[in-house]
RNA sequence: AGAGUUUGAUCCUGGCUCAGGACGAACGCUGGCGGCGUGCUUAACACAUGCAAGUCGAACGAUAUUCAUCUGGCGAGUUUUUCGGAAUGAUCCUGGUGAUGAAAGUGGCGAACGGGUGAGUAACGCGUGGGCAACCUGCCUUGGACUGGGGGACAACACCGGGAAACUGGUGCUAAUACCGCAUAAGACAACAGUAAGACAUCUUACAGUUGGAAAAGGAUGUAAAUCCGGUUUGAGAUGGGCCCGCGUCUGAUUAGCUAGUUGGUAGGGUAACGGCCUACCAAGGCGAUGAUCAGUAGCCGAACUGAGAGGUUGAUCGGCCACAUUGGGACUGAGACACGGCCCAGACUCCUACGGGAGGCAGCAGUGGGGAAUAUUGCGCAAUGGGGGAAACCCUGACGCAGCAACGCCGCGUGAAGGAUGAAGGCCUUUGGGUUGUAAACUUCUUUGAUUGGGGAAGAAAGAAAUGACGGUACCCAAAUAACAAGCCACGGCUAACUACGUGCCAGCAGCCGCGGUAAUACGUAGGUGGCAAGCGUUGUCCGGAUUUACUGGGUGUAAAGGGCGUGUAGGCGGAGCUGUAAGUCAGAAGUGAAAUCCCCGGGCUUAACCCGGGAACUGCUUCUGAAACUGCGGUUCUUGAGUACUGGAGAGGAAAGUGGAAUUCCUAGUGUAGCGGUGAAAUGCGUAGAUAUUAGGAGGAACACCAGUGGCGAAGGCGACUUUCUGGACAGAAACUGACGCUGAGGCGCGAAAGCGUGGGGAGCAAACAGGAUUAGAUACCCUGGUAGUCCACGCUGUAAACGAUGGAUACUAGGUGUAGGGGGUGUCGACUCCCCCUGUGCCGCGGUUAACGCAAUAAGUAUCCCACCUGGGGAGUACGACCGCAAGGUUGAAACUCAAAGGAAUUGACGGGGGCCCGCACAAGCAGUGGAGUAUGUGGUUUAAUUCGAAGCAACGCGAAGAACCUUACCAGGGCUUGACAUACCGAUGACCGGUCUGGAAACAGACCUUUCCUUCGGGACAUUGGAUACAGGUGGUGCAUGGUUGUCGUCAGCUCGUGUCGUGAGAUGUUGGGUUAAGUCCCGCAACGAGCGCAACCCUUAUUGUUAGUUGCCAUCAUUAAGUUGGGCACUCUAGCGAGACUGCCGGUGAUAAAUCGGAGGGAGGUGGGGACGACGUCAAAUCAUCAUGCCCCUUAUGUCCUGGGCUACACACGUACUACAAUGGCUGAUACAGCGCGAAGCAAUACUGUGAAGUGGAGCAAAUCGCCAAAAUCAGUCCCAGUUCGGAUUGCAGGCUGCAACUCGCCUGCAUGAAGUCGGAAUUGCUAGUAAUGGCAGGUCAGCAUACUGCCGUGAAUACGUUCCCGGGCCUUGUACACACCGCCCGUCACACCAUGAGAGUUUGUAACACCCGAAGUCAAUAGCAUAACCGUAAGGAGUGCGUUGCCGAAGGUGGGACAGAUGAUU
Repeated sequence: AGAGUUUGAUCCUGGCUCAGGACGAACGCUGGCGGCGUGCUUAACACAUGCAAGUCGAACGAUAUUCAUCUGGCGAGUUUUUCGGAAUGAUCCUGGUGAUGAAAGUGGCGAACGGGUGAGUAACGCGUGGGCAACCUGCCUUGGACUGGGGGACAACACCGGGAAACUGGUGCUAAUACCGCAUAAGACAACAGUAAGACAUCUUACAGUUGGAAAAGGAUGUAAAUCCGGUUUGAGAUGGGCCCGCGUCUGAUUAGCUAGUUGGUAGGGUAACGGCCUACCAAGGCGAUGAUCAGUAGCCGAACUGAGAGGUUGAUCGGCCACAUUGGGACUGAGACACGGCCCAGACUCCUACGGGAGGCAGCAGUGGGGAAUAUUGCGCAAUGGGGGAAACCCUGACGCAGCAACGCCGCGUGAAGGAUGAAGGCCUUUGGGUUGUAAACUUCUUUGAUUGGGGAAGAAAGAAAUGACGGUACCCAAAUAACAAGCCACGGCUAACUACGUGCCAGCAGCCGCGGUAAUACGUAGGUGGCAAGCGUUGUCCGGAUUUACUGGGUGUAAAGGGCGUGUAGGCGGAGCUGUAAGUCAGAAGUGAAAUCCCCGGGCUUAACCCGGGAACUGCUUCUGAAACUGCGGUUCUUGAGUACUGGAGAGGAAAGUGGAAUUCCUAGUGUAGCGGUGAAAUGCGUAGAUAUUAGGAGGAACACCAGUGGCGAAGGCGACUUUCUGGACAGAAACUGACGCUGAGGCGCGAAAGCGUGGGGAGCAAACAGGAUUAGAUACCCUGGUAGUCCACGCUGUAAACGAUGGAUACUAGGUGUAGGGGGUGUCGACUCCCCCUGUGCCGCGGUUAACGCAAUAAGUAUCCCACCUGGGGAGUACGACCGCAAGGUUGAAACUCAAAGGAAUUGACGGGGGCCCGCACAAGCAGUGGAGUAUGUGGUUUAAUUCGAAGCAACGCGAAGAACCUUACCAGGGCUUGACAUACCGAUGACCGGUCUGGAAACAGACCUUUCCUUCGGGACAUUGGAUACAGGUGGUGCAUGGUUGUCGUCAGCUCGUGUCGUGAGAUGUUGGGUUAAGUCCCGCAACGAGCGCAACCCUUAUUGUUAGUUGCCAUCAUUAAGUUGGGCACUCUAGCGAGACUGCCGGUGAUAAAUCGGAGGGAGGUGGGGACGACGUCAAAUCAUCAUGCCCCUUAUGUCCUGGGCUACACACGUACUACAAUGGCUGAUACAGCGCGAAGCAAUACUGUGAAGUGGAGCAAAUCGCCAAAAUCAGUCCCAGUUCGGAUUGCAGGCUGCAACUCGCCUGCAUGAAGUCGGAAUUGCUAGUAAUGGCAGGUCAGCAUACUGCCGUGAAUACGUUCCCGGGCCUUGUACACACCGCCCGUCACACCAUGAGAGUUUGUAACACCCGAAGUCAAUAGCAUAACCGUAAGGAGUGCGUUGCCGAAGGUGGGACAGAUGAUU
C1' cells in the first nucleotide's frame, strides 16, 4: 500500500466482498510447563447455609466462673492436754480488696468508611473552568480561656403477669463521661446606632460602645506533687462536603408549539446556606426552527480499541464522580444518612404459626436454583498494606494478602542437537525409465530446559534484644537417571503462500466474493504431498480500518444518484473605497489548572519478556493578566466606481379591457341542374330522385387570425402572432443632475404557473377523448374511413402538476479570436439612400488555452475564483405504505421499512442485426430454352411391419448419399448349431515329424471320427520349421462417446477479403493503414491522405484446348511414281497425325473519354483481344457441421461373450409420403429398308475378327493381339418407302409360355432373348430447377465396380440453338454509414396477465398486552400546624397552680390502590 466482482473488450460512476488489528468472548479439534493478569456482558431473577462491624471494664451498675489475699462463721480432722481447754485447720459459707472474664445492660465512638451493582437518569448527572460578600465540617493540627456548685431519674436486677413465638406490661431498687437547672465567661452570637477602608446591589472588614441570652465530666497511675487521656467555649488551619454559573455532552420534525408555582415582584415561612424551596397577594410573563415540548436509547469521565491523522466505536478489569440497595413513600438519630447488612408505612413474594400474630431482603465473600452460547472455591490468613474501637495489650476486618479452578488473554520455555545415502523399507505418483516423502528414519556421538527422585533453602519482617510468614519446605541452588515422558490445527481455483491420484457424476456436497459439481473436478469426499501458524489452530459474533462509501482534513449534481417549474421577499449568511477609535474574534508572552494510573522517551528490578518501580515529556483543553492592531467585527466620519432616482430617445406577438375587420368551414333560404356524391391501398358504413355533390345570390353563427415570418422580437418562467383605442409592467441606448453601499443570495412565507381535469353560468362553427358503425386482421376493444358527446371558447372560482429541458440555480469579476443576426449610439465618406469602422445590450454558429469518464462545453462555460440557496449517497421494493397538511373530487406535498439482488448505471469501442440509408456484384430477378411437380418404372429416404428388416447421413450443405455394383460371401442384423488363450499376434512348457493334401462315415454345415500319403540341416548331442496339447500374460470387439481427439471432408465461397511490424492518435477497449475520389472479375490499379511498409488471399507461375515453327517418322500418313480387291506392297515423310522443344497476346499500336493517372470505349493487325475457353488450386475463420463403421486414438464397457466359426434367413417387406432419375404421351415422330462419319478408353482367368448354327439372346470354333500394329466399335444425321392424329403401326408397364448366359447355387432375390399380352399416360395445380455458346437441348460410345447384374456414376465425341431492355423487386454476398437495452449476437433480448406453492409487508369488523401522563375518589406512615381531651420526675411557686413536655384528636400535603376518557407502542385477526 491494495485486491476480486457489472462488459465480447474499455474507461468511469457505484455498491457488495476480502486481506489487518482488537475482544471480559463463545463453539469445534487438540493440549507439556511456568510467570503476570482476567473471569455472570443474560434474570436490578429468586435465594438454603456460613461468614462480611464492631470495640472500649482506663465512663457505669450488677454479676456467673476461677485464682490470690484479708475478715468473720460452721468446723471433719490432726497435734497437744492439767481433759476444762489451747493451738492448728482441709472443705464449705458470708463480707471486703485485687486479678481474670463469657453473655446481657447503661454510656462513648464507629456503624454515612470500606465492599457491590448500573436499574433509573438526556440532568448542573458528568467533564472542564470559575463563583459563594449565600454555607457546614465529628475525629486531626495549632492558639486563647475555663473545667465551680447542685438535683431528679431510667435500664440492668428482683417479684408478679400476658403471649405459641416474636416480644412485652405492671410494681419496686440503683450507678455514670447518661439527663437537668444554677454560677462565671470573651475579641464568639443577636440587636442598635458611629468612624475609616474595601467592594459586587443586598453588604464586608477594622476600631471602640450599649443591651441580651448561652458552658463543662470525669477517668487512669501515683503516698503526694504531678503526668497522661478526656470535657466546655472560642480563633485559625487542614480535610471532607453543600449550593450557583459559562461551555461541552445520543437519535427522531412522520414530535411544532410548551408552560398556572408556570415567569417575575412584595411580604412571610423554611434551610447549614441562596432560591417559587414553600405560602399569601400582585403583574402576565417565561421557553421555542441556534429545535422548546414529546418519544426512544443511555450511568458520565480519566481512558480502551482502531486510524497516517482528523475521526469512528466502546466505557469490562484499575482510578474519579453519580445513582441505587425487593418495589414505592417517609422521617428519626447524628458532624455527616433521608442510611445495602437501622426504623415506620404500603405493595408483591417467601418462611414460621397454637390462626390470634410474627419474621425476611446476597446489586458484600463463597455457594444454590433459574436464565443463557457462556463466566470459578460454601478454601487459608490477618504475616504484610489499609480501616474501626481502645491509653495500650489487643479485638474485629470475605477490604486486603494468598492459594484453588479455567489455554480466557499476554509473555517466556520445551518436545532434542551434530553427523548420517544403499538416497533402506513402507506409502503416494509414474511417460514404468523413475520421481517424491528424504538427512527425514535406522545407525554413531553428544546434551538434560521442563516433568521425576533425593539433598540444601530464602527475601518478603518494620530490628534495634527477643517473638511473629497464610503463601511454603514455595522461589532458587546442587546431585541422579535416561532421548528417555511431551504436537497439533487450518488451508492448498483466483483474491492468497501451498498439487497430484482415486471415488462421486448438477448427486452427495462446498462457498467470504467471484463461483465449483451434468464421467477425465488442482473448488465435493479420501489419501499422499505441500504451505501457514504453533500449545494452540480454525469458526462464529462485535468494533475500527481498508471506505475519499457523509468527503473539516477530503466528494459531487448537462448525460451516471442529484438544480427547487418561476419570481418576490422575511430571518440568516456574505458584502465597495479613504481616515479614525475600540479590542469581541485573531496573534504573542506570562501565570493557574489540566488528579493518579495509562500512552511515549530514558533508566532500574524480577535469569529474559510479559509485569513492576523511578524520572522526564506529554495531556493539543479551560481560565486569568499584559501586550499588538494587519485582517474580520463594532462605533464615528468622508467618497462614488456597486445600486438606485430624475431627464432625453427609439424598438418590441410583454400584460389587461373595449371595439372593428376580411378569408375559410358549417348551417339556413331561394335559383340553376341531374345521378350520383363522399371516402380509401382497395372498399364499405354514410349522404342523395322527399333532388344531394356541383354552382349562383342572400342570411346566421362560432372559432382561429394565411401571406408578412426570420435558430427574428418580448416576458421571471408558463407563454405571447389580424387591426384600432384606452390603461399598464419591464428592458435598452445617451447624457452625467441627484442619493451615497441603500448591495448579492435567500430556509420558512407570499404570488405566478402549459395541457388535461373539477364547480357555477353562458356559448358551441370546426375539431374531437368516450361511444356507434364500416373496413383491415387469426383476432383488432388499434392504426384507416363515416358519424359523434364531453371538452376545446367566454366569465368567475378551484387544481398546482409536465421530458415545467439548455435534462445546465442565482450574483460578481477575470480568461485568444472569427463570423451571422436584432435594437440603440458614435465616426469617415456622401446631396441622400446606403456602405465601411468602433462601442453597448440581446440572440446564434465555429474555435484556442483550459476542463471533462468520454460525449462534449468553451466570454450566453460544463474554464479560473468568491458568496448564498437547493439537492445526491447501490438497484428493486417506491415516489409505494402509514401519519400529517392541502384539495369539492381526481389527486398533490412531505415520505419510510420489512424483504430481495450483486449488480443497476453513464460514455465510448468492435462486431452482429434492422420489414434503416447509399454504392456494387452473382443464371439472383428479368428476357429466353429445356425441365421437375401429373403417368409407369428404376433408385434412395421417411413411416409402418418384422425374429431381423444392421449402421451412418437430416434445411441450403441428408435422400441414384457412404455403396466404383447385398443370390452365398460381402454382413456389421435375426434364428439355430458350435468353440473358449480363442478366427488373428508375441512369449513359455510338453508331444509329434510333418504341415498341406486325398478317400470314407455322421451331420444343414462348422465340426467330430477312421484310413492313406508324408520334411530340411546336423559336429548325431541337437537345431530350424510346422502341427497339436496345456497354463498364464494376453488376443479380440463394425460395443459407447465425432460434445475427449488426430486425420480427412462439406459449407459460406473462387466471395474479396483477413492480418501484422513500425509510426501516429486515443486514459483505454481500439482507431489509422484497409476510409475518401475514380477504376476493376478482384484490398485490381491510380490519385489523395499520419501514415510507411509487409504477409496470407486475388492475379500469374502448372495441366488441357485453339494457331504455328522446328525435330523425329513407326504400328501413323499418301501429294507425286509404281502396284493392289484394299496405303495391300515398293517408295516417300510434303500433308494429316503423334509428342518433345519453341513462338504467339502484352491494352503492345491508333483514336475518343478520363485528371496529363489508373482505366475504359472503338478500331487495326491477328488463329486467338482485353483473365481467349476449361481444369487443378479454396485466405483468417464460421457451423461443439460430418465421420470412433476407411484408418489412427484417450477414457469407459464386454471377456464360456458385446469375441469367434457355420447353416438358413434378412438388408429386396408395403396401406402410404418425399427426393433423384429413366421412358413416354408422338408426325421436328414411329416402323421398314438402304447407307456414312467419332473420340475418350479397355483387353490375357482377357478382347475376340473371318466363318458356321440359331428368329434371337447366344452357341461352335478360333485368325490376330500384352496393343498408334489385333479386337471391343457407334447412334442420331442422310436417302427411299409406309403410317395420317387415333389411346393409334404412339407408349411400353404388367402378366403367361418358351429359351439363353454367369455362377457350388438364380425360390425368397440376377441379367438377356423370342412369341403372346398391351396398363397408366393426349404435355401435367400450387409451387419449383438448370442453363449466357460449342453452352442449353439432343444422339450414341467408353470406363470403373464386376463371376453375373447400370435408367446410377465418371468421362468422350456427333448434331447444335434462343435470349439478356435493365437492376424496381425476390434470394445470397461485398463496402461505407446510421440506430441498438443484442454479444449464446434477432432462432437475440424482453413485457404483462393467469395457475399453484411459499416468504415479507400494508389494510382489516375487531380482540388483547403494556407505557407515560391527566381528572376525580380513597388516603397508610410521617414532617409541619392547631389543640378545648388525657397524662406529666427535674425548673418556678409555701401551696393551689404555672411553664414545658408526651399521648390523643383534627387539618394541609401525601405513596400504593380505585374509577374514567383520551394519547402512544407492541402482539394477534376471517379476508384482502

Small-subunit ribosomal RNA from a metagenome, 1472 nucleotides, folded computationally.
RNAcentral holds the sequence, with entries from SILVA.
It matches the Rfam family "Bacterial small subunit ribosomal RNA". Its family is annotated with ribosome and structural constituent of ribosome in the Gene Ontology.